Predicted 3D model of a 93-nucleotide RNA (TPP riboswitch aptamer (THI element)) from a Planctomycetota bacterium. Taxonomically the source falls in Planctomycetota (Bacteria, Pseudomonadati). Of the family's consensus pairs, 95% are formed in the model. The sequence was found by an Rfam model in a public genome assembly.
[in-house]
RNA sequence: CAUUCCAGCUGGGGGCGGCGCCUGCGCGCCUGAGAAGCACCCCUCGAACCUGAUCCGGGUCGUGCCGGCGUAGGAAAGCUCAUGCAAACGGAA
Numbered sequence: 001c002a003u004u005c006c007a008g009c010u011g012g013g014g015g016c017g018g019c020g021c022c023u024g025c026g027c028g029c030c031u032g033a034g035a036a037g038c039a040c041c042c043c044u045c046g047a048a049c050c051u052g053a054u055c056c057g058g059g060u061c062g063u064g065c066c067g068g069c070g071u072a073g074g075a076a077a078g079c080u081c082a083u084g085c086a087a088a089c090g091g092a093a
Base pairs, nucleotide, nucleotide: 003093004092005091006090007080008079009078010077011043012042013041014040016037017030018029019028020027021026049074050073051072055068056067057066058065
């Protein structure tokens, strides 16, 4: 100096459904990281998330609940220094 991994900072992207009781608020239950949380997940090496989709198969009281679709189409990133006589320049390889 370069590369990779990790971490930090700043910024950004994203989803929030089903069932039961109830007038409602709300409470309980199911899946999940997360079902409005001072939270969680993801940021191009991108299945976070969206579209296709009022899709197909299976299962469930029910729901993207599970699988397929999917080497489909989209989808949100930069920095980790400068000054300085010198030393120090996030950590590791």